[in-house]
Context: one part of a larger RNA
């Protein structure tokens, strides 16, 4: 001298833009943080309209709602760095060993049975949490069955290969599917529903794609040798098991191997990277915020589901810890925004909106969203910017110093003339808003079709948390806006007084014991400045 997630001291006008528990992965009150689809399904309520009525009520139809069943998301997005010295990362490859919903291209199919169940009603235990018994129904739930091939299994040829479990051409057989919902319609058919025609949206089966993952290897990747030997599923082999898939991953048997001064084992410390800091460079420290990958989610085990988890806001056991209880039993899990107690030298508010980007979901309207967008707190960093400009010497008072002449503080101050950045006070006022919906209108594609849908264009109207904010324009008015640390030498910057080896100061060297430019205070200076020192840590 840079730098710093700092933090104390003294100070502190304004703004943009970042940061903001490095300590207790310590406990945690209270709200919120993942729902959502009625165009899959039945039923309950409520309204509004209709139809019948014995005026009790009963039946449709639409809209709101409510909880069930069902789908699809809840493996993602947020958050910490305990754990890990490992194929965890990071680079480069391998997969002839693999998977992969949703999206997208191409193919081919959606026939036709069934028998339960929840919500529901009765009725029972139980403080509750919760459960059971009986009885009714629904489906895009759930199950058989037809048909099904360039699928699966079996198996002959053949092609690339270094090797087929890969592609081709092939055989006898075996074995595996669907589900519907919803718009439109002129002519037939029907009392109607509908058949039927045409669309969307799904559903099943295939092949490819993109995107995402698994797994495997080369090489990189802290300290300790005052850690020198370590290893029994341990090394390897057949054979099975298991997995999407190699593989001692598991398991039977056989075989005795496998790592190691090129540091095994053991201890100890750490999430790893892009990349951050310093530094001419090489190199050194570091790994917060952003971005990528990993791992965890009370602690430890395990599994289910599901394309995906061995799941932060699913489940089950264990264990600690709180909490509820009618003492039988039962609930909980913030290393999610936010907030609390604790711990610390030390780190915010239980904010405002889902307009905007993005995600679930849904045809769509929308609905959810502590992600995210904003605002709010702190000088915590950076960066701008004010705190006035010009003119004014009887060099004014007054402080300080004096050698008693006078020096200095100093154009500084008053005085004059001006100006108006910031801050106030009034007034006008954005972009960010595009979209999507709905009205209109053209155009093109499906089609019998001027419906209806899709797909591109014009037009109108509609939607901003921030915010009555940026950002403009007026008004007043120098008025509201300077500290801080040094001043013996390194190191720019000197004198008085006090003190008297005391009080004290100090990064080193050292000052201080009566004339201290080093200790207090003054006055003067000096360097920075909304900061400035100290103090911890890197280089």
């Nucleotide at each position: 001298g840079a730098a710093u997630c700092a933090a104390c001291g003294c100070u502190g006008g304004c703004g943009g833009c970042g940061u903001g528990c490095c300590u207790a992965a310590c406990a945690c009150a209270u709200g919120c943080a993942a729902g959502u689809c009625g165009a899959a399904c039945g039923c309950g309520a409520c309204u509004g309209g209709g139809g019948c009525u014995u005026c009790g009520g009963u039946c449709c139809c639409a809209g709101u709602u409510g909880a069930g069943u069902g789908g699809c998301g809840a493996a993602c997005g947020g958050g910490u760095g305990a754990g890990u010295a490992a194929c965890a990362c990071g680079u480069g490859g391998g997969u002839g060993a693999c998977c992969u919903a949703c999206c997208u291209u191409c193919g081919a199919g959606u026939g036709g049975g069934g028998g339960a169940u929840a919500a529901c009603g009765u009725c029972c235990c139980g403080a509750a949490a919760g459960g059971g018994a009986c009885g009714c129904u629904a489906a895009u739930a759930c199950c058989g069955c037809a048909u099904a091939a360039c699928a699966u299994c079996c198996u002959g040829u053949u092609u690339u290969u270094g090797a087929a479990c890969a592609g081709g051409c092939g055989g006898a057989g075996a074995u595996c599917a669907a589900a519907g919902c919803u718009g439109g319609g002129g002519a037939u058919c029907g009392c109607a529903a509908g058949a039927c025609c045409u669309g969307g949206c799904g559903c099943u089966u295939g092949a490819a794609g993109a995107g995402g993952g698994g797994c495997c290897c080369g090489c990189g990747u802290c300290c300790g040798a005052u850690u020198a030997g370590c290893u029994a599923g341990u090394u390897g082999g057949u054979g099975a098991g298991g997995u999407a898939a190699u593989g001692g991953c598991u398991c039977a048997c056989c075989a005795a191997g496998g790592c190691g001064a090129c540091g095994a084992u053991c201890g100890g410390u750490a999430g790893c990277c892009g990349g951050c800091c310093u530094g001419a460079g090489a190199g050194g420290g570091c790994g917060g915020a952003c971005g990528g990958c990993c791992a965890c989610a009370c602690u430890g085990g395990g599994a289910c589901u599901g394309a995906g988890a061995c799941a932060c806001g699913g489940c089950c056991c264990a264990g600690a810890c709180u909490c509820c209880u009618a003492c039988g039993g039962g609930a909980g899990g913030c290393a999610g925004c936010a907030g609390u107690g604790g711990g610390g030298a030390a780190u915010u508010g239980u904010g405002c909106g889902c307009a905007a980007u993005g995600g679930g979901c849904g045809a769509a309207a929308g609905c959810c969203u502590g992600a995210c967008g904003c605002a709010g707190c702190a000088a915590c960093g950076c960066c701008g910017u004010g705190u006035g400009a010009g003119u004014g010497a009887u060099g004014a008072a007054g402080g300080c110093c004096u050698u008693c002449g006078g020096g200095u503080c100093g154009u500084a101050a008053a005085g004059c003339u001006c100006u108006g950045u910031c801050g106030g006070a009034g007034g006008g006022a954005a972009c960010g808003a595009a979209c999507g919906c709905u009205c209109u209108u053209g155009a093109g594609g499906u089609u019998a079709a001027c419906a209806g849908c899709c797909u591109c264009g014009g037009g109108a109207a509609u939607u901003g948390a921030c915010g009555g904010u940026a950002c403009c324009c007026u008004c007043a008015a120098a008025g509201g806006a300077a500290g801080c640390a040094c001043c013996g030498g390194c190191u720019a910057a000197c004198u008085c007084u006090g003190u008297g080896c005391c009080a004290g100061c100090a990064g080193c060297c050292g000052c201080g014991g009566u004339a201290a430019u080093a200790c207090a205070g003054a006055g003067g200076g000096u360097g920075c400045a909304a900061g400035c020192g100290u103090u911890g840590u890197u280089c």